The part of an RNA shown here (large-subunit ribosomal RNA, domain IV) has 355 nucleotides and comes from Candidatus Termititenax aidoneus. Its mean pLDDT, the model's own confidence on a scale to 100, is 87. It matches the Rfam family "Bacterial large subunit ribosomal RNA". The source organism's lineage runs through Bacteria, Bacillati, Candidatus Termititenacia, Candidatus Termititenacaceae and Candidatus Termititenax.
Context: one part of a larger RNA
């Protein structure tokens, strides 16, 4: 110097991102116990008292229940010895201290988030993430839908819509507004478009034959074969017409106006599919921002309560409340302390020196 411990004057969180760590609390019995609440809880809330030994006294309660008695006689009733059991209360007594050691909740207030018990990144994250009961939408009529497999086959399920699959939400309470223009899904079928296929108008090649030519060759060109091919017919889909938001999603701007000022219940105008309802709001969301006001402090960028100017909350990617719960996160208080002011001493292990 370092590690692991022990003790510490006065102060007591001034330490620090944070009371991290440490200290404190701690058992049993008794008294007593708030807000709130889903009436179960909260609760061991909190806050207090007692605890050894001796005597009254092996006493009281309680348990067991002999002899004996009654008797309707292996029943039942009375009876209370002995044994077990060990209080409360009162009195006394020792010590600094009586749960005498070890072991063994710190508590309260506050807000956020998630209802809860659970689950998770084996090896830096245990959480507000996942799950969850509950809610809702949707698919599926059974050889079900969905899934695995090339298939056979299997799961679903030896189940049958109070069942099974998928999506979203996430106890409970109060609720869940407007928009179907776009996209998706469902339904519709009049019209438009539309494939293979059907169809074969027409066109072309070849060529018998004919014509012209002295010849070489040229022109016309039947049938057949070959190539090509218009009209027309032709499904779903798409266009189209509707429905549908706990489907993907979306939910405005400018100007003016009241007898101080300010503000605008009111009016005008443009645009839109419709212009954000209830509730909440500087919020796990607020840039400006340490917004402003109030509370708490001597002093508060955090915290709590309000306000609303919501840069950029908002209703099952749910909104707002909520008792209980949480090794969750925030702020404050009581107790307590070497966390600190500010360090000291002691014990043991290591380092270091010597061997």
């Nucleotide at each position: 110097c370092u590690c692991u411990c022990g003790u510490u004057a006065a102060g007591g969180a001034a330490c620090u991102c944070u009371g991290c760590a440490a200290a404190a609390u701690g058992a049993c019995c008794c008294u007593g116990u708030a807000a709130c609440u889903u009436c179960g809880g909260g609760a061991g809330a909190a806050a207090g008292g007692g605890u050894g030994c001796c005597g009254c006294g092996g006493u009281a309660a309680g348990g067991u229940g002999a002899a004996g008695g009654c008797g309707u006689a292996c029943a039942g009733c009375c009876g209370g010895a002995g044994c077990c059991g060990g209080a409360a209360g009162c009195g006394g007594u020792u010590g600094c201290a009586a749960a005498a050691a070890c072991c063994a909740g710190g508590c309260g207030a506050u807000a956020g988030u998630g209802a809860c018990u659970g689950u998770u990144u084996a090896u830096c994250a245990a959480a507000a993430a996942c799950a969850c009961a509950g809610g809702u939408c949707u698919c599926u009529g059974c050889a079900a839908a969905g899934c695995c497999g090339c298939a056979a086959g299997g799961c679903g399920a030896u189940g049958u819509a109070u069942a099974g699959g998928g999506g979203c939400u996430g106890a409970u309470g109060c609720c869940u507004g407007c928009c179907c223009a776009g996209u998706g899904c469902u339904g519709g079928a009049a019209g438009g478009u539309u494939a293979a296929g059907a169809g074969g108008a027409g066109a072309a090649g070849u060529c018998a034959a004919g014509c012209c030519g002295c010849a070489a060759g040229g022109c016309u060109g039947c049938a057949g074969c070959u190539u090509u091919g218009a009209a027309u017919c032709g499904a779903a889909g798409c266009c189209c017409c509707a429905g549908u938001g706990a489907a993907c999603g979306g939910c405005g701007g400018c100007c003016g106006u009241a007898a101080c000022u300010a503000u605008a219940a009111c009016g005008g105008u443009c645009c839109u599919a419709a212009g954000g309802u209830a509730g909440c709001g500087a919020a796990a969301u607020u840039c400006c921002u340490u917004g402003u006001c109030g509370g708490g402090u001597a002093a508060g960028u955090u915290c709590c309560g309000a306000c609303c100017c919501g840069c950029a909350c908002g209703a099952a990617a749910g909104g707002c409340a909520u008792a209980a719960c949480a090794a969750c996160u925030u702020u404050c208080g009581c107790a307590c302390u070497g966390u600190c002011u500010c360090a000291a001493c002691g014990a043991g292990g290591g380092g270091c020196u010597c061997g």